[in-house]
């Protein structure tokens, strides 16, 4: 030092390619029912700056540009 790939809710993801109502799933967490409780199962509900930052655009998780981080490869020194 060149090139790919990841970054969305605590976790572990989908959606992005081809922009369009309020951004969602499993799982956790929280009320509440069932049950003696515990687990399970049922109902509801909270949880998000879509890594930052600019840009295009009526409209951006999605395009474009820069940059953090973490991983994977190749060079180069030794």
């Nucleotide at each position: 030092c060149g090139g790919g790939g990841c970054g969305u809710a605590g976790c572990u993801c989908a959606g992005c390619c081809u922009g369009g109502c309020u951004a969602g799933a499993g799982u956790g967490c929280u009320u509440g029912g069932u049950u003696c409780g515990g687990g399970a199962c049922c109902a509801a509900g909270a949880g998000g700056u879509c890594g930052c930052a600019g840009g295009u655009u009526c409209a951006a998780a999605u395009c474009c540009u820069g940059u953090c981080g973490c991983c994977c490869c190749g060079a180069c020194c030794a």
Transfer RNA from a Phycisphaerae bacterium, 78 nucleotides, folded computationally. Rfam family: tRNA. Gene Ontology term of the family: triplet codon-amino acid adaptor activity. The sequence was found in a public genome assembly. The prediction has a mean pLDDT of 80.